[in-house]
Predicted 3D model of a 103-nucleotide RNA (TPP riboswitch aptamer (THI element)) from Roseovarius litorisediminis. The model forms 100% of the base pairs in the Rfam consensus. The sequence is in RNAcentral, with records from ENA, Rfam and Ribocentre. Its mean pLDDT, the model's own confidence on a scale to 100, is 79.
RNA sequence: AGCCAUCCGUUGGGGUGCCCGCUUGCCGGGCUGAGAGGCGCAGAGCCGACCCAUCGAACCUGAUCCGGUCAGUACCGGCGGAGGGAACGGAGCGCACGCCAAA
Numbered sequence: 001a002g003c004c005a006u007c008c009g010u011u012g013g014g015g016u017g018c019c020c021g022c023u024u025g026c027c028g029g030g031c032u033g034a035g036a037g038g039c040g041c042a043g044a045g046c047c048g049a050c051c052c053a054u055c056g057a058a059c060c061u062g063a064u065c066c067g068g069u070c071a072g073u074a075c076c077g078g079c080g081g082a083g084g085g086a087a088c089g090g091a092g093c094g095c096a097c098g099c100c101a102a103a
Base pairs, nucleotide, nucleotide: 002095003094006091007090008089009088010087011053012052013051014050017031018030019029020028021027022025037047038046039045059084060083061082065078066077067076068075
C1' cells in the first nucleotide's frame, strides 16, 4: 500500500397505514411505528421530519398469501437470504504486512 468498527459530507432511494364516530370535513378521537407532518389541489406536485444506500430485510413484488395474535392495522412465525432495490468522497479506532533501531 491494504482490510475495517464508527463518524462526517454530498448525492440518491423509500414509506406515510389501521380502527371508531357523525357533523361527511381531505373533520374529530384512538392504535402501531423511527416516521402516519405541512402547503397546494382539477390534476400533477412542492417542502419538512424520519429510515435506508450494495457487508443493501429501508422499501417493493409474490400478496386481496399461509398460521398465531389483535377491535383492526401493526406485531410474531412462515414464504425467505426467494426475486428486485438507492453510492461516492473524507476522517478514522483496530487488524495485518513491511522497514529501521535497541536488547